[in-house]
Context: one part of a larger RNA
Molecule: small-subunit ribosomal RNA, 3' major domain
Organism: Gossypium lobatum
């Protein structure tokens, strides 16, 4: 001077306590470890691995076995040799290939050739999801949106090193006073972006008034209103009281769309974990070269006595079934999105109008209200599992998609210890959209809106974190 444990002081945080819904007991869905296996390819392992790399394993993806085949190789330069290339039949084969035979010359040049492609062949080499994340960049996660880490000149002190602050205050090393210290980076904040309000423009595809229609912005007018884009003004303790040291500031209040960082979002300082990544890419180094390289079939990553973890449906009357009936937002679409119309219970299937999209599709909300039926039951809860009869992608659905209709009708009646989420338009609960994707195991993962609680007395205790102050097996 660090670290570390105890102890003391101050101080924050969904940390506790207040409360609310939830894991943890059931089923189903994912992923993880075990076990198995010809292979179940590998990475991640408290928090900070385990719905995680994967924004989508039937083939491809695939790294993994097992089998059949290639050796200048599926790729990239460079050297010479023939030939244009593309194409078509046959024959073996699971397919990669592999054998045969057919047909055929273009393009630019100048009678030398050249591009571009196929094909033998040689060397130099390609390749490599091979190993080392404890050699590396790159990039990310954490501690933490935590307030804090360091310099320069001065000074102090033999030096290691100290001082750079104390008090008041802030969300904060934010900021005022005082001070042997005095001025600085990087972070704080602020500048960015969405939301919430008032104005100017600007009105088509949005919007209005009259007209007209079974109906409907469908015609004509319109630019006030919604709404869209685009500028701009608006919050600054700016003002009045109280407190305070006459400072920072704090409390109340008035004005206001909005008040004391007005909600969220990006935005992660110095360093810590030899943390993750050599399987995005880079790339030292070591290793493989008739293989640990490439090419295919079919198989496996989807196995199942179990453990563990994350969803996600229930167990019910605040409810569940029927029936008509209301109200978003924010997305997406030409290898697409598909209205309309006809056929089916039904998935779905024919036809294709219209849109490259404020025009038109997807398209509909759901839960909600107003009626009925169910009367506490393993039930008109639940919905697993299984028969059977369809249907859609797709060469292709047995291993191994999703879907739809009847039919079956399993656990479950609120869950032990224990343990997690969350402080306001939030937990909770209701849809809805999209990436990935030929399809789809999506209950994920990301986004939108709907309805909309309760609780905080307070810092004593648990948990991490700051700072100050004391200790010391430790460096």
């Nucleotide at each position: 001077u660090g670290a570390c444990u105890g102890g003391g002081g101050c101080c924050c945080g969904c940390a506790c306590a207040a409360g609310u819904g939830g894991u943890g007991g059931a089923g189903c869905a994912u992923g993880u470890g075990g076990u198995u296996u010809a292979a179940u390819u590998c990475g991640a392992c408290c928090c900070a691995a385990a719905g995680u790399g994967a924004a989508g394993a039937a083939c491809c993806u695939u790294a993994c076995a097992a089998g059949g085949g290639c050796u200048u190789g599926a790729c990239c330069u460079a050297c010479a040799g023939u030939g244009a290339a593309u194409c078509c039949u046959c024959u073996u084969g699971a397919a990669a290939g592999a054998g045969a035979g057919g047909g055929g010359u273009g393009c630019c040049u100048u009678g030398g050739g050249g591009a571009a492609c196929g094909u033998a062949g040689a060397c130099a080499u390609a390749g490599g999801u091979g190993g080392u994340g404890c050699a590396u960049g790159u990039u990310u996660a954490u501690c933490g949106u935590c307030a804090a880490c360091u310099c320069g000149u001065g000074u102090c002190g033999u030096a290691a090193g100290g001082u750079g602050c104390u008090g008041g205050g802030u969300a904060a090393a934010u900021c005022c006073c005082g001070u042997a210290a005095u001025g600085a980076a990087c972070a704080c904040a602020a500048c960015c972006c969405u939301c919430g309000u008032g104005u100017u423009u600007a009105g088509u595809u949005g919007c209005c008034a009259c007209u007209g229609u079974u109906g409907u912005g469908u015609u004509u007018g319109g630019a006030a209103c919604c709404c869209u884009g685009a500028g701009u003004a608006g919050a600054c303790u700016a003002u009045c009281g109280a407190u305070g040291a006459u400072a920072a500031g704090u409390c109340a209040g008035a004005g206001g769309a909005a008040g004391g960082u007005g909600a969220g979002g990006a935005u992660g300082a110095c360093a810590u974990c030899a943390a993750g990544u050599c399987u995005u890419c880079a790339u030292g180094c070591c290793c493989c070269u008739u293989a640990g390289g490439c090419c295919c079939u079919g198989a496996g990553u989807g196995a199942c006595a179990c453990a563990c973890g994350u969803u996600u449906u229930a167990c019910a009357a605040u409810g569940g079934a029927c029936a008509g009936g209301a109200c978003a937002a924010a997305g997406g679409g030409c290898c697409g999105c598909g209205a309309u119309c006809c056929c089916u219970c039904g998935a779905g299937g024919g036809u294709g109008a219209g849109c490259u999209a404020a025009c038109u599709c997807c398209a509909a909300u759901a839960a909600c209200a107003c009626g009925u039926c169910c009367u506490c039951a393993g039930u008109u809860c639940g919905g697993a599992u299984u028969g059977c009869a369809g249907g859609c992608u797709g060469u292709a659905a047995c291993u191994c998609g999703c879907u739809u209709g009847c039919a079956u009708a399993a656990a479950g009646u609120c869950a032990g210890a224990a343990u997690u989420g969350c402080u306001a338009g939030u937990u909770a609960u209701c849809a809805u959209c999209g990436g990935u994707c030929a399809a789809c195991c999506a209950u994920a993962c990301g986004a939108u809106g709907g309805u909309g609680u309760a609780u905080u007395c307070a810092u004593u205790c648990u948990c991490g974190g700051g700072c100050c102050u004391u200790g010391u097996a430790c460096a």